RNA sequence: AGUGAUUAGAGUUUGAUCCUGGCUCAGGAUGAACGCUAGCGGCAGGCCUAACACAUGCAAGUCGAACGGUAACAGAAAAAGCUUGCUUUUCGCUGACGACCGGCGAACGGGUGCGUAACGCGUAUGCAACUUACCCUUAACAAAAGGAUAGCCCCGAGAAAUCGGGAUUAAUACUCCAUAGUAUUACAAUUUCGCAUGUUAUUGUAAUUAAAGCUUCGGCGGAAAAGGAUGAGCAUGCGUCCCAUUAGUUUGUUGGUGAGGUAAUGGCUCACCAAGACUACGAUGGGUAGGGGGCCUGAGAGGGUUAUCCCCCACACUGGUACUGAGACACGGACCAGACUCCUACGGGAGGCAGCAGUGAGGAAUAUUGGUCAAUGGACGAAAGUCUGAACCAGCCAUGCCGCGUGCAGGAUGACGGCCCUACGGGUUGUAAACUGCUUUUAUAUAGGAAGAAACCUCUUUACGUGUAAAGAGCUGACGGUACUAUAAGAAUAAGGACCGGCUAACUCCGUGCCAGCAGCCGCGGUAAUACGGAGGGUCCAAGCGUUAUCCGGAUUUAUGGGUUUAAAAGGGUGCGCAGGCGGGAAAUUAAGUCAGUGGUGAAAUCCUUCAGCUUAACUGAAGAAUUGCCAUUGAAACUGGUUUUCUUGAAUCUACUUGAAGUGGGCGGAAUAUGACAUGUAGCGGUGAAAUGCUUAGAUAUGUCAUAGAACACCGAUUGCGAAGGCAGCUCACUAAAGUAGUAUUGACGCUCAGGCACGAAAGCGUGGGGAGCGAACAGGAUUAGAUACCCUGGUAGUCCACGCUGUAAACGAUGAUCACUCGUUAUUGGCGAUACACUGUCAGUGACUAAGCGAAAGUGUUAAGUGAUCCACCUGGGGAGUACGAUCGCAAGGUUGAAACUCAAAGGAAUUGACGGGGGCCCGCACAAGCGGUGGAGCAUGUGGUUUAAUUCGAUGAUACGCGAGGAACCUUACCUGGGCUUAAAUGUAUUUUGACAGAUUGAGAAAUCAACUUUCUUCGGAACUAUUUACAAGGUGCUGCAUGGUUGUCGUCAGCUCGUGCUGUGAAGUGUCGGGGUAAGUCCCAUAACGAGCGCAACCCCUAUUUCUAGUUGCCAGCGAGUAAUGUGGGGACUCUAGAGAAACUGCCGGCGUAAGCCGCGAGGAAGGUGGGGAUGACGUCAAAUCAUCACGGCCCUUACGUCCUGGGCUACACACGUGCUACAAUGGUGCGGACAAAGAGCAGCCACUUGGUGACAAGGAGCUAAUCUCAAAACCGCAUCUCAGUUCGGAUUGAAGUCUGCAACUCGACUUCAUGAAGCUGGAAUCGCUAGUAAUCGCGCAUCAGCCAUGGCGCGGUGAAUACGUUCCCGGGCCUUGUACACACCGCCCGUCAAACCAUGGAAGUUGGGGGUACCUGAAGUCGGUAACCAUUUAGGAGCCGCCUAGGGUAAAACUGGUGACGGGGGCUAAGUCGUACCGGGGUA
Repeated sequence: AGUGAUUAGAGUUUGAUCCUGGCUCAGGAUGAACGCUAGCGGCAGGCCUAACACAUGCAAGUCGAACGGUAACAGAAAAAGCUUGCUUUUCGCUGACGACCGGCGAACGGGUGCGUAACGCGUAUGCAACUUACCCUUAACAAAAGGAUAGCCCCGAGAAAUCGGGAUUAAUACUCCAUAGUAUUACAAUUUCGCAUGUUAUUGUAAUUAAAGCUUCGGCGGAAAAGGAUGAGCAUGCGUCCCAUUAGUUUGUUGGUGAGGUAAUGGCUCACCAAGACUACGAUGGGUAGGGGGCCUGAGAGGGUUAUCCCCCACACUGGUACUGAGACACGGACCAGACUCCUACGGGAGGCAGCAGUGAGGAAUAUUGGUCAAUGGACGAAAGUCUGAACCAGCCAUGCCGCGUGCAGGAUGACGGCCCUACGGGUUGUAAACUGCUUUUAUAUAGGAAGAAACCUCUUUACGUGUAAAGAGCUGACGGUACUAUAAGAAUAAGGACCGGCUAACUCCGUGCCAGCAGCCGCGGUAAUACGGAGGGUCCAAGCGUUAUCCGGAUUUAUGGGUUUAAAAGGGUGCGCAGGCGGGAAAUUAAGUCAGUGGUGAAAUCCUUCAGCUUAACUGAAGAAUUGCCAUUGAAACUGGUUUUCUUGAAUCUACUUGAAGUGGGCGGAAUAUGACAUGUAGCGGUGAAAUGCUUAGAUAUGUCAUAGAACACCGAUUGCGAAGGCAGCUCACUAAAGUAGUAUUGACGCUCAGGCACGAAAGCGUGGGGAGCGAACAGGAUUAGAUACCCUGGUAGUCCACGCUGUAAACGAUGAUCACUCGUUAUUGGCGAUACACUGUCAGUGACUAAGCGAAAGUGUUAAGUGAUCCACCUGGGGAGUACGAUCGCAAGGUUGAAACUCAAAGGAAUUGACGGGGGCCCGCACAAGCGGUGGAGCAUGUGGUUUAAUUCGAUGAUACGCGAGGAACCUUACCUGGGCUUAAAUGUAUUUUGACAGAUUGAGAAAUCAACUUUCUUCGGAACUAUUUACAAGGUGCUGCAUGGUUGUCGUCAGCUCGUGCUGUGAAGUGUCGGGGUAAGUCCCAUAACGAGCGCAACCCCUAUUUCUAGUUGCCAGCGAGUAAUGUGGGGACUCUAGAGAAACUGCCGGCGUAAGCCGCGAGGAAGGUGGGGAUGACGUCAAAUCAUCACGGCCCUUACGUCCUGGGCUACACACGUGCUACAAUGGUGCGGACAAAGAGCAGCCACUUGGUGACAAGGAGCUAAUCUCAAAACCGCAUCUCAGUUCGGAUUGAAGUCUGCAACUCGACUUCAUGAAGCUGGAAUCGCUAGUAAUCGCGCAUCAGCCAUGGCGCGGUGAAUACGUUCCCGGGCCUUGUACACACCGCCCGUCAAACCAUGGAAGUUGGGGGUACCUGAAGUCGGUAACCAUUUAGGAGCCGCCUAGGGUAAAACUGGUGACGGGGGCUAAGUCGUACCGGGGUA
């Protein structure tokens, strides 16, 4: 320089947002297990738990070519018997060969992972400190003797295992001896090399050590030596888990000298000497663990892991020990001890599957008591061969990876069935099926049928030549009649699992009803569940699919140029400072780091690339690459390091000056307070929201004078100054320290940071001794309060002060570690310098404010950084448990420092946003308060509600926003409730159909009635028709439930002024802006300003009534003038007036004055009928209250169907100890009563209003005109005039009751209204509290209407008559609007939330004790065995041995400590759990900040 490969996120905290941060998911993997399912093949893999115990069989033998031999087999030979081809006997003669002797092997192969934190393993070196059987090479040798012993034979003991004795025998067994050097040792000389001890080579002298034979005569074998190869052994550098709540360890320990021992070095062992050795770069101790190649994951760096295969180590029932041997302290050897199992004749013996199979046990879980030595490999052998649970094969298991199949094409009436729907129909399952054609992998059947085999060996030939090599032929297959091939018939033999709320691909119905259940996280389920269970449909994988467990990933969530620390977790309280880390300029040198080249090594397998072999793939083979590491060597010299020299800018020193509440110790001062004394003086003082406790007539408080005491230092004073921090304030003296400036004189990197360490360190507290005025924990009293162990008040001890010690913590804060460098500005101020200066300006060092870039989640920060970089230290890793427990340490104590776990939750948290709220703030409005008038609350009655009662007292409405409400008419009906009696397609209607003409109606009878019984059709052309009833079928009915499934309608905030949008702009974003600000309005009404510009729904206006007027019109209304007439109305006439009802006009701050930029406001202004929205009505934004109504109506779902439907009778809704709401009438003289007189509006009327007349005291009755209405009728009262009553329970008040009536109605008993007479109750103006109203209003007076037969109407809705008072004002109460502020609220303060107690469950620390475990120490004992000594016995008299003694030691016992588990009465705190108790600590100023 080029090329290639390579990095994914989501859910969950909130009303919403950004961030921090945890939890969870999607991926891959596994020696797996479990659930459901299952056609085939290939290749792999298969006790992860009890290194728990093992029945049975096999896993190491072989050699007769080392030897003595002959038990079995075969042959030969001989003998005997006879049945003459058989039997028996003999014979090692032969093939062979049991047992024994001998050689080699058995130390390999195979298994397991207990132990081990170690030179065990990995890697790289070294051995000048070593060994190595079998194999190869080299050159030399093998002479001569001897005595035994097993076997065999005989005898004996024993149940057995086995053992003892005697006789005899061989060897390549054993012993002795000869010879020997290039062997070993010692000494001497010369010499090479080496860092040293040393070592190579040569020579000389002395001493010591060897052997085996067999033979087919080819050879094989033996012994010594040297070299090689291979395999061991030893040493060293580096690497190799967790805990410091393990900090000191060690006596053969560290070293030396000497000796012993070993193949060999070495405290390996011993004697003596010295006192060392290891350790914060983690010793010692504890826990856990075989290590590596590799494997899984990951972009990588890493993290996890050590199954299968390979290398190394360790072990073989547990512990110890040695023997043999080349090699072992030995898996299938020995001895001893221990535990266990088995046999036994009870005397004694036997055993070791962590070899292959297999058994039991354990466990979620892991296979056949298989075949063969055919191949590969091993042991022995000359070889044939034998042995080989190594190995090769087969069996079992979807345990994994890979491959194949379960058919393909056509086929619409889009079949049947299922499921769904808006259901006479459609959709979907679905070309899916049926049906037609095609194919045959696989399975089945039949037939053929491998490769793996080539060697050894035998035979033949060839080359060299007694043998070796080559060639040819022959022999040998467990797997296996397997792989493979061909043929046959036929879609024939073959699909499931999980999931379908989001993450995450895939939706509907039914059932269930916070139940049953699901769930990885968030979370679903309380009657319409895509989340539970089933079904239909769909999605994803597929002979598998899911679940569980574990690991990595995602997780940048331990962070690596890959994180942080102002507030989210996190800067040590501060300084000094050893170790450590890092370090200014220049030059020279070096080469440790660094870089480059080269060499060695980095086993193989694995991974990667290419090629190749199985039909492909998995799998396997070959080659290459890689193996990023370690070691050695050569070079380079920039940087870092080392060494030397040098420099001045870092740092320090010096001189001069300046500054300050810097520190320590003295001295002095005044004000105030308290106390004491005296004096003046008299009744209170003090304290609070208000009080009381307290002090005071024994004279207080107050005032004055004097005295005493302790503590703190007003003003100056500040946004100031000083100090490392804590902290420091009257004045002054002494001592001490520091900083700054100026000079640029001196040294020459002397520096920065700092674990451990040391020192300082507010307040409170502790100890000793003082002191004590004020203040003031504890405590006492008084208040407050439901309580008040508090807040407030009166007192008051410790303490606060001083001296000397201790404690060592704070929101010790700038919540911001120290040092250095760099990076726009403005402004203020402190201390210097620039000769002076009240200008002004520069510079150095501080102290503040604002701001650019940048940074930041944002808030913010911003040369005093939280910017950009460098160095060092400290600290963090979800919330709770917990700064707790245990341990250690410090402290007199209080307590401090260090500092976990179990368990539990899915959040906890930061900043900002929008709301809501506040016993936060500001501005404003409203009959909100205030100012007034009249009521309610007290009485009686009416009415509604609650409650109670009842067979039923039907149902609904319940703060404001239910309660004279639904209901604008409950005696029956209404009526929905209760009692009793009936009906069942029904009460109504329609269609079709059956039957009836005695069906309906009327009449009569029974009955409470419904109903039942009796009597009883019409027309006709005689076919039938009409009508009625009836049977059957189809459609019903429900005031039953759910207003929390709904529509519609309504209430309320509120006729409040708000609620939003588009585009633009700002912000990462939620959002903001607009809509805020200044004015002004009844008003988001308008104006001005303005990153906003516009718009919509609301406001206003448009609509109706009313107030004035004009025009038009003139009946039923009117009558001024005119004519005639009446008692009067009236009549002719008239349109003038009133009035009626159509169309217009009029009001807009338009005009004037003042103020104001304007909008607008003010005015006893003008004008006008009306003046500032003229008055009233209709009109109700976005939304809130799951507000009300399923009983007006409609409607989803559910429920009832001889009843929850429907008809009827009677009853009930009207009950009555009581409570509440709304009203009426009153309590009287502004009145009552009697008589007389006057004036409305708006309505209603034919089943009606009813003039008028008559009767009745009256309600009313009997007659009777008018009016379907501006014509007739209903039809006024307060008021006025006169009279009377005279303050009384009355001539007030009228309840209640008695009697008699009227009217309506089928019917007034429960339960109507009205009338007359009589009766004449409570009540004398109403407690706490509370309601309405601002002008034609309140108050007061009557009138009308709807509903209605009548009416419980005093209610509701309208109408007019008469007709007031008051508003200073916005402090307070209530409600509302806007802005702002705080918030831990968002279901939004009726919020949130804390602690004790009570209940259930869970884990855990303490604890008298109790019971285990591992390790160490001391003492006693001590097997086998090595070693040492001895040896009177044996003996071949040499060598020795048995025996005995000693040292060491496994094991056993005893003892005292330490460590670590289990359990433990009891008592401690912690966590968790829909609706328990007590309070209300926190969040708002949370009501005491």